The RNA shown here (small-subunit ribosomal RNA) has 1644 nucleotides and comes from a Pseudomonadota bacterium. The source organism's lineage runs through Bacteria, Pseudomonadati and Pseudomonadota. Model confidence (mean pLDDT): 82 of 100. The sequence is in RNAcentral, with records from ENA.

[in-house]
RNA sequence: AAACUGGAGAGUUUGAUCCUGGCUCAGAGCGAACAUUGGCGGCGCACCUAACACAUGCAAGUCGAACGGAUCAAGAGGGGAAACCCUCUUGGUCAGUGGCGAACGGGUGAGUAACGCGUGGAUAACCUACCCUCGGGUGGGGGAUAACCUACCGAAAGGUGGGCUAAUACCGCAUAACAUCAAAGGGACUGCGGUCCCUUUGAUCAAAGGAGGCGCUCCGCAAGGAAGCUUCCGCCUGAGGACGGGUCUGCGUCCUAUUAGCUAGUUGGUAGGGUAAUGGCCUACCAAGGCUACGAUGGGUAGCCGGCCUGAGAGGGUGGUCGGCCACACUGGGACUGAGACACGGCCCAGACUCCUACGGGAGGCAGCAGUGGGGAAUAUUGCGCAAUGGGCGAAAGCCUGACGCAGUGACGCCGCGUGGGGGAUGAAGGCCUUCGGGUUGUAAACCCCUGUCAGGAGAGACGAUGGGUGAAGGCUCUAACAUAGCCUUCAUCUGACUAUCUCCAGAGGAAGUCCCGGCCAACUACGUGCCAGCAGCCGCGGUAAUACGUAGGGGGCGAAUGUUGCUCGGAAUCACUGGGCGUAAAGGGUGUGUAGGUGGCUUUGCAAGUCAAAGGUGAAAGCCCAGAGCUCAACUCUGGAAUUGCCUUUGAAACUGCAAAGCUUGAGGGCAGGAGAGGGGAGCGGAAUUCCCGGUGGAGCGGUGAAAUGCGUAGAUAUCGGGAGGAACACCGGAGGCGAAGGCGGCUCCCUGGACUGUCCCUGACACUGAAACACGAAAGCUAGGGGAGCAAACGGGAUUAGAUACCCCGGUAGUCCUAGCUGUAAACGAUGGGCACUAGGUGUCUCCUGAUUAUUCAGGGGGUGCCGAAGCUAACGCAUUAAGUGCCCCGCCUGGGGAGUACGGCCGCAAGGUUGAAACUCAAAGGAAUUGACGGGGGCCCGCACAAGCGGUGGAGCAUGUGGUUUAAUUCGAUGCUACGCGAAGAACCUUACCUGGGCUUGAACUGCUGGUAGUAGGUUCCCGAAAGGGAGGCGACCCCGCACUUAUGUGGUUAUAGGGGGCAUUCAAUAAUUAGAGGCAAGUUUUGUUCUUUUAAAGAAGGACCUUUUCUAUAGCCAGAUAAGUGCGGGGAGCCAGCAGAGGUGCUGCAUGGCUGUCGUCAGCUCGUGUCGUGAGAUGUUGGGUUAAGUCCCGCAACGAGCGCAACCCCUGCCCUUAGUUGCCAGCGGGUAAUGCCGGGGACUCUAAGGGGACUGCCGGCGAUGAGCCGGAGGAAGGUGGGGAUGACGUCAAGUCAGCAUGGCCUUUAUGUCCAGGGCUACACACGUGCUACAAUGGGCGGUACAGAGGGUUGCGAACCCGCGAGGGGGAGCUAAUCCCUAAAGCCGCUCUCAGUUCGGAUUGCAGGCUGCAACUCGCCUGCAUGAAGGCGGAAUCGCUAGUAAUCGCGGAUCAGCCACGCCGCGGUGAAUACGUUCUCGGGCCUUGUACACACCGCCCGUCACGUCACGAAAGCCAGUUGUACCAGAAGUCGCUGAGCUAACCCGAAAGGGAGGCAGGCGCCGAAGGUAUGGCUGGUGAUUGGGGCGAAGUCGUAACAAGGUAGCCGUACGGGAACGUGCGGCUGGAUCACCUCCUUU
Repeated sequence: AAACUGGAGAGUUUGAUCCUGGCUCAGAGCGAACAUUGGCGGCGCACCUAACACAUGCAAGUCGAACGGAUCAAGAGGGGAAACCCUCUUGGUCAGUGGCGAACGGGUGAGUAACGCGUGGAUAACCUACCCUCGGGUGGGGGAUAACCUACCGAAAGGUGGGCUAAUACCGCAUAACAUCAAAGGGACUGCGGUCCCUUUGAUCAAAGGAGGCGCUCCGCAAGGAAGCUUCCGCCUGAGGACGGGUCUGCGUCCUAUUAGCUAGUUGGUAGGGUAAUGGCCUACCAAGGCUACGAUGGGUAGCCGGCCUGAGAGGGUGGUCGGCCACACUGGGACUGAGACACGGCCCAGACUCCUACGGGAGGCAGCAGUGGGGAAUAUUGCGCAAUGGGCGAAAGCCUGACGCAGUGACGCCGCGUGGGGGAUGAAGGCCUUCGGGUUGUAAACCCCUGUCAGGAGAGACGAUGGGUGAAGGCUCUAACAUAGCCUUCAUCUGACUAUCUCCAGAGGAAGUCCCGGCCAACUACGUGCCAGCAGCCGCGGUAAUACGUAGGGGGCGAAUGUUGCUCGGAAUCACUGGGCGUAAAGGGUGUGUAGGUGGCUUUGCAAGUCAAAGGUGAAAGCCCAGAGCUCAACUCUGGAAUUGCCUUUGAAACUGCAAAGCUUGAGGGCAGGAGAGGGGAGCGGAAUUCCCGGUGGAGCGGUGAAAUGCGUAGAUAUCGGGAGGAACACCGGAGGCGAAGGCGGCUCCCUGGACUGUCCCUGACACUGAAACACGAAAGCUAGGGGAGCAAACGGGAUUAGAUACCCCGGUAGUCCUAGCUGUAAACGAUGGGCACUAGGUGUCUCCUGAUUAUUCAGGGGGUGCCGAAGCUAACGCAUUAAGUGCCCCGCCUGGGGAGUACGGCCGCAAGGUUGAAACUCAAAGGAAUUGACGGGGGCCCGCACAAGCGGUGGAGCAUGUGGUUUAAUUCGAUGCUACGCGAAGAACCUUACCUGGGCUUGAACUGCUGGUAGUAGGUUCCCGAAAGGGAGGCGACCCCGCACUUAUGUGGUUAUAGGGGGCAUUCAAUAAUUAGAGGCAAGUUUUGUUCUUUUAAAGAAGGACCUUUUCUAUAGCCAGAUAAGUGCGGGGAGCCAGCAGAGGUGCUGCAUGGCUGUCGUCAGCUCGUGUCGUGAGAUGUUGGGUUAAGUCCCGCAACGAGCGCAACCCCUGCCCUUAGUUGCCAGCGGGUAAUGCCGGGGACUCUAAGGGGACUGCCGGCGAUGAGCCGGAGGAAGGUGGGGAUGACGUCAAGUCAGCAUGGCCUUUAUGUCCAGGGCUACACACGUGCUACAAUGGGCGGUACAGAGGGUUGCGAACCCGCGAGGGGGAGCUAAUCCCUAAAGCCGCUCUCAGUUCGGAUUGCAGGCUGCAACUCGCCUGCAUGAAGGCGGAAUCGCUAGUAAUCGCGGAUCAGCCACGCCGCGGUGAAUACGUUCUCGGGCCUUGUACACACCGCCCGUCACGUCACGAAAGCCAGUUGUACCAGAAGUCGCUGAGCUAACCCGAAAGGGAGGCAGGCGCCGAAGGUAUGGCUGGUGAUUGGGGCGAAGUCGUAACAAGGUAGCCGUACGGGAACGUGCGGCUGGAUCACCUCCUUU
């Protein structure tokens, strides 16, 4: 110097947005477990469960220098003949006596919510063996007893009697300081209770010896011994210290109030006992206290801490290893010993369990170390050693030590190392993917060159050892003494359980896995599967193209590990101290009064509790952090520091808070004077109205509704008049006006009474604010009792409505509504907004008071109340905004995802109904708020449309045609299915078509492409045989194309040169003009045209133009060069075709929900968007809204918008008028010719017409309206008038609309068949049902005869004339026509005749016969004709369709497809030719604006409840079981204590003795007392027939309650009723739509 340093978010509610809010994820950690995998080492850690039970071994002994003995060995001596015995000495062993230890160390966490723990104090209320220091002492005696011997009991454990003996064992005595006690005196301190000190006197209390030495003393000759001396170790006593402990105490220490009261030794006192010591610790007596909302008592859970994990921190969680404290030792109780225990490896008793037993009785306690069983997801060796560290004993050597040091097992954790390094591209092979080109795995491998960690083998080998013993030497101390002992130094020697490390050897050799790859979150493809199998932390994947399942390839992460599970913190500001909220998201108590508590105005002084500062003590060590050091690094360890944010003590400061004192008036309250008011209570009075009663008049209805009915009424109703009764409520005034705390309060008068306000500025002097509990008030409904009862009206009865109608509507009607007294205590009790104080722009109403002015109407100012609009600010937004939801302070209440549930249980309250307090299991990934865009509404406004209405004609009834459904069938192929399928695909099903069925065939195939091989008698066609054909087989005939080379012939092309002509350009010249002939650009085959266009200029207007230029223009001729084409012949090669094979074809097989394209529909509707700007946090808005106007988002005006795009309109086509041009095949007025007649002919362009171009119509003109605008109305003119009529044209998008069968196409499926060919059948079936049509039902008609007029089309495989035949269909015929030429070519109409209202002269079905036509072929199954037959049908129920003018209606004509035709269809064409529209209320559809919404798959939406089924958790329940706890009583072990102690009794005393005394022991009794028992409670848990609701579940049943005015607005409280949602009554709320009115506000 350092110890500073630190904070990330994401996914998920919606169509989208912002917010609220929960759920989930990413991080870190662990005593872990499980799964897969696994090379080495270091350091740590390892029963979290059964404080469950334990076999076996070990874990506490030691001392002979305390003592007696036994025994062994050695030595010495003695005895003995010897065996051997005896004595002594030394050493060892053994049990015993005795001492010390065993209370430490080690384990565990059961109990304990406690002074247990932590922290700081106190002990003047205490103890402390061993240790240290200091003082003093250690004298003299006595009696026993184990062992041992002996006798005996017992299975054992063990025990009894007798006898002997020692001590540092035991007991008196002496001495005695200190101490204690007593008495007396003195002093100090004090909290006055007491405590301490000093002096004197008296009383009481000690001890043990052992070992060594001796040069001094004694004895002895000596050795040696001793009563002597000395050293050491002990012993006694006292003081002090150290260490350790006991006790007390301030503060801190989990959840639960659904535990609110607890307490009898309880609280205190006195006295005594007890303890080392205070104390109800215990006893007796006295008093009646003590604790508690600051949470007592009870219940649950838990050892506490240093620390550890997490976190930015504050916090939260945790207490394993290590350390401190506590508690426990099989369970419960108890004491003994001791300095210390109520004692883990001690004792006694009780209990449970286990073991032994001879059944009499005994033994035991691993929560010590190992180990076993058991439990469990799960946790190790019955190891080595006392070498080190530490402990016990010992003088010491030493002994003991599962403490400890080591090793073993386990990837359990942390840390380190390795599994190789470098080079190496044909980017190998293989795999995978592929757009088939390639990409990737990938320098990865192979291969080459190296290295040698770890493991393996062989060897070497520490540190940890210091100390101690022994020997030697030296020094110091003690001493009389160098005797001993102690201490120190040096040398030598002895002591290691375990192991690091090093060297050598060989060789890349032995060493990589696991999870993930949809988003969060880093990493993508293929195949398989097909809402299956499965995945999933959340959101969510999987129903045939899955980056989400499984596998593979590839990739990402981490790596000897990787995932999963569990748990903790974080993220989570999601309990918010730091750091949240409560109008609508969860959340303000219904309101007030007020206790405790919290908070509190101005001034001064003091104190110093809080606060701040300084110092001291403490905050153990370890850990964290910093610096450094030691193991090769790290983990790990060591040293020092920092930190330990706390507590205590002392000193100081005094601003603020507090406390004390004194004062002040502004907060608050009071006095006085006023006015306002539906404020409250009581009493009385009044009129209107309803009903009822009586009477009169009157005479048939009344009443009620959408319409009715029930009901009332001839017994006289309703109506009307008069009289009376009774109850309830008080019209107008009346107002978003007033009053009240809220609920609430409304006729008038009187009495009693509360509050607010104004003025005055007189009084008090902070008296204040809030307010848990508590108390009071508290709409409606409801309850009790008694009254009252007119009207109204739950329930109920009846009538309607309806599918039903327990409702809405109607007729009745009881509780109730009213009063008195009491209860209930809840509401959308709402401003969904607690109270108080202060501050922060305004404007404008209204009520009331005061002042001033004016005066009789108001104005201005001030105060209080009550509304609206708005600035700043706030808010998620909506909105709030001096009446805050702004800015601050104080106090209270409340919230923490949705459901379950305001439910259950418990408590409290209530007569009951019920209220209040108020969970959990389980379940969901949301539930919500505000706002946005849509969509929708049985919401509103405006406006369109043949949408309705007004009309005309139809459909629905009949017959037939056609399509569809259904049914049938071998097949009746397939598709289309509300509008927007159904005369649709199909503009042509007898075969074909054809996709279907039956049968028969073919297999590289009927058609296509490529490759390989072969192929000339090949391809091809033809003849014959089998066959229904397809096909199969046989014979004979018999080709083609291309290229190359060579030769011959013919044709035509290109290039180039020259000449001529045409064309173009130009110089130049001329005319007119007053003058000028300018410039620029383009065009040039020819034709046409005064060549054209532009600029300048006042004016750009003409003609001629050469032998000049041009070859980019054209033509002709000539020369030269080049090459092409065609034909023929010959040679060579190839192709096509065919055969065989390989790739591949084919598929109307599937998926229109994989697609392209096309189409329908909304809808020819007027809309749909974008850029920039602006507004909004944002989704979004604005523009596009508004006022007008339009067919139109058409246009005008306005406007935070300005512009633009796709749509609209216009441009296009047809048609209506005119013009020009052009007249053939069209036309024919005039002229001419001609005919029986006809544009027939010559001619003509006038007209019609044809078909090309133009004109015309633009609200252009006039008038009016309008805003002077857009435009509208009317008018003129005009063929046409306001888009003239019609068509083509279809915005952004919607319907997963339609089509895989028109075509195309991904994927899947099929391959002698799902392909392909053929024959026959089917698509044409037929009890029925529907759609679309045709023909009718007739006289506006039918029949017959005569007669007139179109348009648009088609025609050579065709249309087909005249003419002839046939009744006719048709046949023959063949003119003309490739078409304004020829052909197909009208009908209704008109003119006549007939029919006369009928199943007909209507109608034509059906059927028979006979024919015709097409076609290979009309049986199934064609069309047409003739004759005959002559059905239904007399205008059509409910319902429904088309059409607004050349339209409807009606009439015929044509065309496509097509051999023919089932066409009455479809697409076109013309002829004749109407009616009606008042109008927008209603139906349908649409557009714009607005509103509500719980819808967003968007109302065909959403959604509620019962019932039924399955499943899950919970509640209740007769009981049953268990645990725990209380109370009362019984009984009472061991044991302490007390009393007793006639039995027994060594030490001391008396006595000569006997004996006695003192003391002691056994025994007995008593108090207490554990387990146990009896009885009765509390609490908790389990279980329980049955029962109750709740959650969840796929498509169940019944209804339709809510969301729109949800079709009866909804909701709240309450009551009654009902299958159910719910209905109804009463009161309340707006969180109700719509219309009108009132009031207020804003803008002009």